This is a predicted structure of a 108-nucleotide RNA (SAM riboswitch aptamer (S box leader)) from Alkalicoccus halolimnae. It matches the Rfam family "SAM riboswitch aptamer (S box leader)". Gene Ontology term of the family: regulation of gene expression. The organism belongs to Alkalicoccus, within Bacteria. The sequence is in RNAcentral, with records from Rfam.

RNA sequence: UUCUUAUCGAGAGAGGUGGAGGGAUGGGCCCGAUGAAACCCGGCAACCGCGAGACACAGGUCUUGAAGGUGCCAAUUCCUAUGAAGGUACGCCUUCAGCAGAUGAGAA
Numbered sequence: 001u002u003c004u005u006a007u008c009g010a011g012a013g014a015g016g017u018g019g020a021g022g023g024a025u026g027g028g029c030c031c032g033a034u035g036a037a038a039c040c041c042g043g044c045a046a047c048c049g050c051g052a053g054a055c056a057c058a059g060g061u062c063u064u065g066a067a068g069g070u071g072c073c074a075a076u077u078c079c080u081a082u083g084a085a086g087g088u089a090c091g092c093c094u095u096c097a098g099c100a101g102a103u104g105a106g107a108a
Base pairs, nucleotide, nucleotide: 001108002107003106004105005104006103007102008101013041015040016039017038021031022030023029025081026080027079028078042073043072044071047069048068050065051064052063053062054061055060077100082097083096084095085094086093087092
């Protein structure tokens, strides 16, 4: 990098360094000197792994813990990008599916 698969309406600091940017991309709409990114500390969660318990006892399932490997810590993945259905005061609105993206695990 590509493929497969699961999840994406919950959760997370009034700390330190740092100084202008950030929210993937386009459009929109936002956040930011009452301080962005980044780094450190802190925290959340429970995907993998691990511990404990229950069930099934053949692969396993459920509950729970959180010292390991990742991840995450404004806004639903901030909304939307394609299609269908319904509605419409014809501006657009709603729902569903899909695309794209993010993260984990596995494979090439």